[in-house]
Context: one part of a larger RNA
C1' cells in the first nucleotide's frame, strides 16, 4: 500500500425479517450429463454453463457417420486454345455424375469484345488445432460509487496528502472543516417512452350540434367540438408555507397542482476483475491437411434411452369443470401475402369469391370477466399422458422424424422430504392477444402488449453480496 479475518464502527440491498405465489414428488415439454452408437458435429460447466450459441435439425440446413464420385477443384481473377452457350432426346445410376445423339452464335468495317468449355500455371479451400499468440463482441462483481491526475506539500523510500474528520444524500450529491488547490473518467442532467395541459394540423381516425337515410351501423351532407393521431412548445424547481439546522439537508394527512420531492419505465456500465467466455459470427498471427481434414451427391445421425440433474408446460379441482348466452384491449403483421363473406364438411379444413401495398380492407374471436344451467367432493362431467383407428395440410418427400382434426381409450396424480426461488405496486399472482425465426413445424421457448389485480415490511440480532473508516497479519 493491498488482500484477508468465526476483529471493530457505521451503512445499503427481496439479502434476511414481514407477506403472496412456486420450484423439490406425478405426466408431458425442452436443454445437459451419463450411457448407447457407424454416427449420435461442435461449443458453454460454481455464482456468470444446462428452453445457453439454435429468432425454429424432415431434405437442405450440417459442421458428423456409412458408401457412391471429383482433383486448379463449388466459387472468383489473370494468360494462351476452341466456338459456341443456351435448348430438346435417349441410356445407364441412389443421386453427384457417365455415355451418346441433335439444334446453334451475338455485337463491330476491323482490331477486338461478350458468352460458354476445356488444358496448364498462378493464385485456391478447411466449422482443422491454439480464445494461454490476437482484434471485436460478450458476461460478472454492478447502475456498486468509486477509479485517477496536475501543481504543491510531507516522508530517505515504497508512498501519503488531495479521497480522511462533522453532517447529509439514491450517489466522491451537496454543505462545514481540514496543506492542500484545481481537474479527468464516473453518479446526475443532456435522449426516448409515459402521465397533464396548449398550439398547428383534420384523412383513411373521431361525430357534441345541424339536416338526409336505414330493419341496422359516421352511412352520407357537413362540422374541428371531442376522442385519437403525430409534430412543437409548456408544466415540476424543495419553487412557496411551517418546524428543525450555521449550512447542506430532513420533516409535514400543508397549499396548488395532472403528476412532488430522482413522478413511473428505458436506453446509458468509470479504473478495473476473473490468462472468464467466444479461431464455430466475423477478422487475424503461428502450426497442420493438399488424389484430402478441401469438394459434390444419396441415404442415414443431431429425434437413440436402465438412469441423474436444470428451465418450464399442464394437473391433482367446486375461488372449480361443462354447455348456452352478453360485453370490454393494446402491441403488431400482410401481395408468391392478409383474407370478408357464402356454400360443403361434426371439425382440422376445402371451394368459390371480395376487399386490401392498409389509421380505408384484413389477421381480430380477445380471455379471464359478468348471467343463467348442470355436476355435489367421486380418481370423479376433476386430470389428460398413452395407445387404436379415421381424417386434413404444408411440402419433391412426413417410415426413421412434422403439426393439426374427429371418434374411442383414458395413465401417473388428492398440494408434494431435506432443501431451494421470484417479488415492495398497476408489481407479485392470474387472463388471454401480437411479433421474430419459418414451406410447414416439435413454440409449453423467446421477444413485446395490454385485461383483471392484490398481502406485506416490527425491523437491522442472524444468512448472503457490497461501500466507507478503523485495527490485527508467519499473506502478496
Nucleotide at each position: 500500500u493491498g488482500a484477508c479475518g468465526g476483529g471493530g464502527g457505521c451503512c445499503c440491498g427481496c439479502a434476511c425479517a414481514u407477506g403472496c405465489g412456486g420450484a423439490g414428488g406425478a405426466g408431458c415439454a425442452u436443454g445437459u450429463g451419463g450411457u448407447u452408437u457407424a454416427a449420435u458435429u461442435c461449443g458453454a460447466u460454481g455464482a456468470u454453463a444446462c428452453g445457453c450459441g439454435a429468432g425454429g435439425a424432415a431434405c437442405c440446413u450440417u459442421a458428423c457417420c456409412u458408401g457412391g464420385g471429383c482433383u486448379u477443384g463449388a466459387a472468383a481473377g489473370u494468360u494462351a486454345g476452341u466456338g459456341a452457350c443456351c435448348g430438346g432426346u435417349u441410356c445407364u445410376g441412389a443421386a453427384a455424375g457417365g455415355a451418346a445423339c441433335u439444334u446453334u452464335u451475338c455485337c463491330g468495317c476491323a482490331a477486338g469484345g461478350a458468352c460458354a468449355c476445356g488444358a496448364a500455371a498462378c493464385u485456391a479451400g478447411g466449422u482443422g488445432c491454439u480464445g494461454c499468440a490476437u482484434g471485436g463482441c460478450u458476461g460478472u462483481c454492478g447502475u456498486c460509487a468509486g477509479c485517477u491526475c496536475g501543481u504543491g506539500c510531507c516522508g530517505u523510500g515504497a508512498g501519503g496528502u488531495g479521497u480522511u474528520g462533522g453532517g447529509u444524500u439514491a450517489a466522491g450529491u451537496c454543505c462545514c472543516g481540514c496543506a492542500a488547490c484545481g481537474a479527468g473518467c464516473g453518479c446526475a442532467a443532456c435522449c426516448c417512452c409515459u402521465a397533464c395541459c396548449a398550439u398547428u394540423a383534420g384523412u383513411u381516425a373521431c361525430c357534441a350540434g345541424c339536416g338526409a337515410g336505414u330493419u341496422a351501423u359516421g352511412u352520407c351532407g357537413g362540422g374541428a367540438a371531442c376522442u385519437c393521431u403525430a409534430a412543437u412548445g409548456g408544466a415540476a424547481c424543495u419553487g412557496c408555507c411551517c418546524g428543525u439546522g450555521c449550512a447542506a439537508a430532513c420533516g409535514g394527512u400543508g397549499a396548488g397542482g395532472a403528476a412532488g420531492g430522482u413522478g413511473g419505465g428505458g436506453a446509458c456500465g468509470a479504473c478495473g476483475u476473473c490468462a472468464a467466455g467466444u479461431c464455430a459470427u466475423c477478422a487475424c498471427g503461428g502450426c497442420c491437411c493438399u488424389u484430402a481434414c478441401g469438394u459434390c451427391c444419396a441415404g442415414g445421425g443431431c429425434u437413440a434411452c436402465a438412469c441423474a440433474c436444470g428451465u418450464g408446460c399442464u394437473a391433482c379441482a367446486a375461488u372449480g369443470g361443462u354447455c348456452g348466452g352478453u360485453a370490454c384491449a393494446a402491441c403488431g403483421g400482410g401481395c408468391a401475402g392478409c383474407u370478408a363473406c357464402a356454400c360443403a364438411g361434426c371439425a382440422a379444413u376445402g371451394u368459390g369469391a371480395u376487399g386490401c401495398u392498409a389509421a380505408u380492407c384484413u389477421c381480430u374471436a380477445a380471455a379471464a370477466a359478468c348471467c343463467g344451467a348442470u355436476c355435489u367432493c367421486a380418481g370423479u362431467u376433476c386430470g389428460g399422458a398413452u395407445u387404436g383407428a379415421a381424417g386434413u395440410c404444408u411440402g419433391c418427400a412426413a417410415c426413421u422424424c412434422g403439426a393439426c382434426u374427429u371418434c374411442a381409450u383414458g395413465a401417473a396424480g388428492c398440494u408434494g422430504g431435506a432443501u431451494u426461488c421470484g417479488c415492495u405496486a398497476g408489481u407479485a399472482a392470474u387472463c388471454g392477444c401480437g411479433c421474430a425465426u419459418c414451406a410447414g413445424c416439435a413454440a409449453u421457448g423467446g421477444c413485446g402488449c395490454g385485461g383483471u389485480g392484490a398481502a406485506u415490511a416490527c425491523g437491522u440480532u442472524c444468512c448472503c453480496g457490497g461501500g466507507c473508516c478503523u485495527u490485527g497479519u508467519a499473506c502478496a